[in-house]
RNA sequence: UGAGUAUGAAAGACAAUCGCUGAUGCUUUGAAGCAUUUGAGGAAAGUCCGGGCUCCAUAGGGCAGUGUGCUGGAUAACGUCCAGCGAGGGUGACCUCAGGGAAAGUGCUAUAGAGAUUUAAACCGCCUGCUUUGUGGCAGGUAAGGGUGGAAAGGUGCGGUAAGAGCGCACCAGCGUCCGGGCGAUCGGACGGCUUGGUAAACCCCACAUGGAGCAAGACCAAAUAGGGAAGGGAUGAGGCGGCUCGCGGAACCUUCCGGGUUGUGUCGCUUGAGUCGGCAGGUAACUGCCGAUCCAGAUAAAUGAUUGUCGCUGCGCAGGCAGAACAAAACUCGGCUUAUUGAGUACUCAUGGA
Repeated sequence: UGAGUAUGAAAGACAAUCGCUGAUGCUUUGAAGCAUUUGAGGAAAGUCCGGGCUCCAUAGGGCAGUGUGCUGGAUAACGUCCAGCGAGGGUGACCUCAGGGAAAGUGCUAUAGAGAUUUAAACCGCCUGCUUUGUGGCAGGUAAGGGUGGAAAGGUGCGGUAAGAGCGCACCAGCGUCCGGGCGAUCGGACGGCUUGGUAAACCCCACAUGGAGCAAGACCAAAUAGGGAAGGGAUGAGGCGGCUCGCGGAACCUUCCGGGUUGUGUCGCUUGAGUCGGCAGGUAACUGCCGAUCCAGAUAAAUGAUUGUCGCUGCGCAGGCAGAACAAAACUCGGCUUAUUGAGUACUCAUGGA
């Protein structure tokens, strides 16, 4: 200097004038007026997970269903995050993993090929014996060589054999036993029979977790009406709890259908929170504890804005100056994840050149 990897600040500031929402205070008979002050994001998006909160509701157990899936931690919790282990990719910094079980069972395994079920298989070939004038044929042995294939009775090499084969040996891989390190996943070593296709993001098995519905939840006030009609069930226990079941519970009622009244632009829920910021301590870290400071939208057809000037950032220009600034708007709320987008700075890796 170039190319990369990881992380990531910030998303303009100040002033004036005018205009809105909330809160507080003052004035006013009241409506209203005046003053001060707050006022849309890092993702507010997606609605993918987990909660808080509300109701079913007095609310326990089992099955089914659903979800997660290496180990140890963090957290209110999670399918999230942190640190590790293993496998794979990359020269590397680093990145990815839907990471338990295939000898519990079932299913699938195209095409090619002799053969893809632990009855495995013998297409070409190799060896031995018999037979034929000869070409050839028959019997036995073999799976080392060749072929098909993603994968073919662990791999490579040497010896041995009629020809071969873990048949034997050496070095590897796998599996088993023992010892050692580690909380653990696992790693290392020694010994040994020689050796078991793949697929569970197929059904399944195992371990752990798990009520449902949701702020249009729900509570209250006001107002109105037909406590009407029919059918069925009910203390021999209805309705009720997402499905089934056990249990609980206990009604003068419950379920279904037909018909009637109301639906206000009402009030609350509605913003003080697992909150934010700063410091100290502990921890590799995620994070935790203590101390201090602080209050930062609550609208309801929808407020959070407009104009001007100065400064700041980026680009162009000698200068005066000119131009520009991404993705994008709260609706109960919080912790994450995913997606969109501009990226200061910092650390590290590789290549090239110079000192």
Predicted 3D model of a 355-nucleotide RNA (Bacterial RNase P class A) from Megamonas sp. UBA1796.
The coordinates come from a structure-prediction model, not an experiment, and the mean pLDDT is 77.